Glycine riboswitch aptamer from an uncultured Pelagibacteraceae bacterium, 87 nucleotides, folded computationally. The coordinates come from a structure-prediction model, not an experiment, and the mean pLDDT is 76.

[in-house]
């Protein structure tokens, strides 16, 4: 200098559960009832440490947060940028 990962931007992809039931002119409105895991949080294993400590998810919980479109979305790709490791 080239360049993995890491981060961070555009674009495509991108599930799952009631267009529930009262009120109400509507709904991003109030209540109540049933659901969903793939925004976010949260909690655990083994290994190590060693008997202090520390530790993961796409598991499980459902506080949030979702259940017609819209919006949002974990993750995946594809260019761009940043960039370090080995070489």
């Nucleotide at each position: 200098c080239a360049a993995a990962a890491u981060g961070u931007a555009a674009c495509g992809g991108g599930a799952g559960a009631g267009a529930c039931u009262a009120a109400u002119a509507a709904a991003u409105u109030u209540a109540g009832c049933g659901c969903c895991g793939a925004a976010g949080g949260a909690g655990c294993a083994a290994a190590u440490a060693c008997c202090c400590u520390a530790a993961a998810a796409a598991c499980u919980c459902u506080c949030a947060g979702g259940c017609a479109a819209a919006a949002g979305g974990a993750c995946c790709g594809u260019u761009g940028c940043u960039g370090u490791a080995a070489u």